[in-house]
RNA sequence: GCAGUGGGGAAUAACCAAGAGAAAUUUUGGCUAAUACCGCAUACGUACAGUAAUUUUGAAAGUAACUGUAGAAAGAAUGCCUCUCCUUGGAAGCAUUCGCUGCAUGAUGAGCCUGCGGGGCAUUAGCUUGAUGGUGGGGUAAUGGCCUACCAUGGCUUCGAUGUCUAGCGGAUUUGAGAGAAUGAUCCGCCACACUGGGACUGAGACACGGCCCAGACUCCUACGGGAGGCAGCAGUGGGGAAUAUUGCGCAAUGGACGAAAGUCUGACGCAGCAAUGCCGCGUGAGUGAGGAAGGAUUUCGGUUUGUAAAGCUCUGUCAAUGUGGAAAAACAGCUAAGGGUCCAAUAGGCCCUUGGACUGAGGGUACACAUAAAGGAAGCACCGGCUAACUUCGUGCCAGCAGCCGCGGUAAUACGAAGGGUGCAAGCGUUGUUCGGAUUUAUUGGGCGUAAAGCGCGCGCAGGCGGAUGGGUAAGUCAGAUGUGAAAUCUCGGGGCUCAACCCCGAAACUGCGUCUGAAACUACUCAUCUAGAAUCUCGGAGAGGGAGGUGGAAUUUCGCAUGUAGGGGUAAAAUCCGUAGAGAUGCGAAGGAACACCAGAGGCGAAGGCGGCCUCCUGGACGAGUAUUGACGCUGAGGCGCGAAAGCGUGGGGAGCAAACAGGAUUAGAUACCCUGGUAGUCCACGCCGUAAACGAUGUGCACUAGAUAUGGGGGGUAUUGACCCCUUCCGUAUCGGAGCUAACGCAUUAAGUGCACCGCCUGGGGAGUACGGCCGCAAGGCUAAAACUCAAAGGAAUUGACGGGGGCCCGCACAAGCGGUGGAUUAUGUGGUUUAAUUCGAAGCAACGCGAAGAACCUUACCUGGGUUUGAAAUCUGGAGAACCUGCCCGAAGAGGCGGGGUGCCUUUAUUGGAAUUCCAAGACAGGUGCUGCAUGGCCGUCGUCAGCUCGUGUCGUGAGAUGUUGGGUUAAGUCUCGCAACGAGCGCAACCCCUAUUGUUAGUUGCCAGCAUUAAGUUGGGCACUCUAAUGAGACUGCCUGGGCUAACCAGGAGGAAGGUGGGGACGACGUCAGGUCCUCAUGGCCCUUAUACCCAGGGCUACACACGUAAUACAAUGGCCGGUACAGCGGGAAGCGAACCUGUGAGGGGGAGCUAAUCUCUAAAAACCGGUCUCAGUCCGGAUUGGAGUCUGCAACUCGACUCCAUGAAGUUGGAAUCGCUAGUAAUCGUGGAUCAGCACGCCACGGUGAAUACGUUCCCGGGCCUUGUACACACCGCCCGUCACACCAUGGGAGUUGACCUUACCUGAAGUCGUGGCCUUAACCAGUUUACUGGAUGGGAGCGCCUACGGUCGGGUCGAUGACUGGGGGUGAAGUCGUAACAAGGUA
Repeated sequence: GCAGUGGGGAAUAACCAAGAGAAAUUUUGGCUAAUACCGCAUACGUACAGUAAUUUUGAAAGUAACUGUAGAAAGAAUGCCUCUCCUUGGAAGCAUUCGCUGCAUGAUGAGCCUGCGGGGCAUUAGCUUGAUGGUGGGGUAAUGGCCUACCAUGGCUUCGAUGUCUAGCGGAUUUGAGAGAAUGAUCCGCCACACUGGGACUGAGACACGGCCCAGACUCCUACGGGAGGCAGCAGUGGGGAAUAUUGCGCAAUGGACGAAAGUCUGACGCAGCAAUGCCGCGUGAGUGAGGAAGGAUUUCGGUUUGUAAAGCUCUGUCAAUGUGGAAAAACAGCUAAGGGUCCAAUAGGCCCUUGGACUGAGGGUACACAUAAAGGAAGCACCGGCUAACUUCGUGCCAGCAGCCGCGGUAAUACGAAGGGUGCAAGCGUUGUUCGGAUUUAUUGGGCGUAAAGCGCGCGCAGGCGGAUGGGUAAGUCAGAUGUGAAAUCUCGGGGCUCAACCCCGAAACUGCGUCUGAAACUACUCAUCUAGAAUCUCGGAGAGGGAGGUGGAAUUUCGCAUGUAGGGGUAAAAUCCGUAGAGAUGCGAAGGAACACCAGAGGCGAAGGCGGCCUCCUGGACGAGUAUUGACGCUGAGGCGCGAAAGCGUGGGGAGCAAACAGGAUUAGAUACCCUGGUAGUCCACGCCGUAAACGAUGUGCACUAGAUAUGGGGGGUAUUGACCCCUUCCGUAUCGGAGCUAACGCAUUAAGUGCACCGCCUGGGGAGUACGGCCGCAAGGCUAAAACUCAAAGGAAUUGACGGGGGCCCGCACAAGCGGUGGAUUAUGUGGUUUAAUUCGAAGCAACGCGAAGAACCUUACCUGGGUUUGAAAUCUGGAGAACCUGCCCGAAGAGGCGGGGUGCCUUUAUUGGAAUUCCAAGACAGGUGCUGCAUGGCCGUCGUCAGCUCGUGUCGUGAGAUGUUGGGUUAAGUCUCGCAACGAGCGCAACCCCUAUUGUUAGUUGCCAGCAUUAAGUUGGGCACUCUAAUGAGACUGCCUGGGCUAACCAGGAGGAAGGUGGGGACGACGUCAGGUCCUCAUGGCCCUUAUACCCAGGGCUACACACGUAAUACAAUGGCCGGUACAGCGGGAAGCGAACCUGUGAGGGGGAGCUAAUCUCUAAAAACCGGUCUCAGUCCGGAUUGGAGUCUGCAACUCGACUCCAUGAAGUUGGAAUCGCUAGUAAUCGUGGAUCAGCACGCCACGGUGAAUACGUUCCCGGGCCUUGUACACACCGCCCGUCACACCAUGGGAGUUGACCUUACCUGAAGUCGUGGCCUUAACCAGUUUACUGGAUGGGAGCGCCUACGGUCGGGUCGAUGACUGGGGGUGAAGUCGUAACAAGGUA
């Protein structure tokens, strides 16, 4: 919206009565109503069945039209009386409104189907029986294996099925430049679930959060019989947890359900409360204020900083507090008043509209406004070594602690803790966790694979990916336009509203997407046709260790036989085991057997790789060159798959000469399960079958194209030339070397790419654990393929650089070796050290480069140590005050120092004549002194050492991304980085050399204290004289490879020679580059820090540094005849001397004493030189060697020789007869030997430093030892080989594998049981209405219900299976990490056997 709403019937709750039960609940009997229930009538639509045009590309799952059959309904409220009945008025009736029934439509919502998209694991590869499809049936609102019977044998899957683990999905959120990655809180959409599992009922809609049934677990009630329950609604409780709020107010608003409405309900919602949980906004004040206050911190003690900060002065009033006022959100609806419209007969009434009025606020007296007073009430947290903004002091001392990474802390910590100061953020700040980013560190955008991780060992090839030229067509990809959609919210932009903002509202854009339509046709794709440049075929030709099979040859090894022959052979660095007089080895002849194929042979050839080598024959694969012709894209790559695949190994059967794992023996060695030697079995060889790995390497996947060259070589072709072969030019294919651009982190690659591109495959993502465990597949086994995690570290790695190192190389040097001489190591003593001892034996030095060193001199002192006694502003310094000038000196006590009591004595300058000052002494107080206390690893200075080695650097330039290189390397040469030549280097500096000193020759000047040729003189250069000589000491000369010859590059330079005093730096000294050794020294000195301050300072006496079982270093003296002793005789130089050297002379055996000349020293003195030489003696012995030790007696120095000096005399007379292993010095006036002087010093020297005398030997040479220099090479070293580093074992801790098993969770085949429930069920029980028949109460039918049975099925159960987890004696299996453990030495160098 259309069409209806006629007429009947039978029951049943409530209720009443009687019971059961503890309760929940429930039974029986009886009465009654309906918009509850049931027939009947009617049927506009509708449903079903049938007939069935027209038009068609299309309605066909059957339309328009027609026929038949079937199926509905309920009244209620209010008002009115015109008609009918009773008649106040009501009923029928009429009217309005709300209902009821059928049909149709719209909107909304829902169901179903479908394309595409949406996690991990392949150590999940096959899954599936209602499974895939068909037919019939059932079921549903509806399609469909949704269910069922039958038939067929399908369906899914490497574009990932199945399994397993995980997970709600989206709009969106976080992050990011984006692409992405991670997430799915709030809000919105969808799904799922509601104690666990199953099930249906009702209904439009549920298999239903606040419904039902059953099973289970749990909780509660119980009279034990039985019942009740489900906060993952809002609050709230308990538990769990790192952690998450009030048992609030209100329906005033918005929304919802019901209702005619009033209204009721609404933990939706609106509000309030709690939590800085987040975002946003605001405050904690503003201005001025320097004596830069006080206080703090620090300090170089001056200051600096906190800091305009504070105080003070002048202001403001947000927030909070109090008081006063005080909104908006409120308008609907309903009520009321007025007006209008509509239905109606109606001015009843209903409905609708307009206008006015009153009513309605949880929050809440809230927002907001005003007033009052007052700077008043309101700042923290983290950090301050770098990254990363921000620094000092103290404390601590590898402790306590910090730490995001690197890393701080072991006595000066910007890194710990505290403080001051600073920096950052701020009502927050920091930590922890998580996500993205940075991270181009999973690389689509946007990575790599020669050596850093990474190319499959190699090929064939299915799928897949990619694919030559021309033309036509199509339009899937692609591109363009249009259109629809892409919910809202979110994001972005433009506006607007809360004072601003957060927040909210409006609009736009966007949502990068998807669908549809139209168009374009270059490219890809598809399709048709054509082509020949890719690919293949064909013909001819030559090259080759390509493969397989069968034959065959010689040399050699070994064994055997015979012969000759005799004592060895063999082996090694050297030996031995071994073989040999039973005749080896050697030699000759013969035989056997196996394996491998010299020369040719090459950086050469062939093969996909592994790999392939005598010669001949047969079979066979591939590549290459030249060339007519043919096919016509037939191609490239290739996950899986298949095949081939060194050596070793395995199985079966052969074979076995040589070699040779295992094994045995001999050596080597600390050991030697090795390297070396003697043997020797598997194996190596053949046949067949496995294995399937290698540094299977070019550490380089395959294919195609492009991009300078040079050279060599293998195989073809062409040209030219030649008698011919070469040579030469050119072309194709291979194999190598060099090299440009380009690439590369570099090294390097470089037309055979690691260059430039395309196509496809494989692989990588820090080191270790680990190519391991578990699982799977393969294998006879050995094992292979695939392949993790826990845990642990902050690295592991590549290439190159500079050093250092090498039992790497080359060149060179040095008393480095060698050649020599003499020593040390043995003895005694001295001296130093260690050790021990001690009250103390002060301290330092520690391979060379500590140890006769600091110490050039310990009886006291020194002295630092010990014991004892004393001092405390101190022994010495500065300042202040007071007193006294200074100074000289006596006595007491004591071990001494110290202490106590006295005596004498006033100077200089100035002055107002009192003072003041300088210098000095004493007293007092404190600032301070003092410290040989610690740190040489806080330092300066000085020194040692490599090393008097020849090196070490810089500027500019050049090369390299860079570290760095070049120069400085190279050819020569030198003592030398010395010089020269060359050179992308050119120059320069510090070193070398030279300049300096001594010495060797000489000139000049000078001539005393030196000298003496000649003259004179003397005992004497003593004196005169002289200055020639010696000498002295000042200044010169001289030596420069200058000259010659030869070599060399016509160089530098080297060899020889001449001359010369000296010849190639003449000899010697001083002189020590950059640096190394945290070398040495805080005890020379200086000095930071720390420590002591009546003591760690200072004074004194005594002791100690001098000890003594031992060990070591350095020396002295010896062991003797090249000597000792005795006597005699000769020749130096450097030096020292006034608190000194000290002569002559006298004396003593002597040390010495007396003495005192001379000397401030070329004058005097120390001062005698000694070895040497001459003569004598000793005659090989513990001595006429040697002198220790001890006794006695002395001298000297000194205050003092006991501990503890030196020397002298007498006596004593030890060890020692030339020194093991080992080791030191020296190359010429040197070694060796001999004496002399000096410093220190009262005295004390075998030490040290100097001086001269006598005065050799040897050096072939650079192989070796040691040290050093240059170049080069390797390196896993850089604390630099005294480095690094590996494995077993032992101990501790950690995670993990296996494991008889035990146990839990999940899944599951088969079977048993089978609740509730749906469905089925011609039998059983029961049944008011409806129908039929008899008839008035029954029978039968229909229908409904129930029980029973059946199918399905949850929970449950049984025998098994699978997956995952926990645990587990044991196995200790391997792994990791740990402090300075044990054993060896595997690797890095030629790592000592590459």
Source information
The RNA shown here (small-subunit ribosomal RNA) has 1394 nucleotides and comes from a metagenome. The sequence is in RNAcentral, with records from SILVA. Model confidence (mean pLDDT): 82 of 100. Its Rfam family is "Bacterial small subunit ribosomal RNA".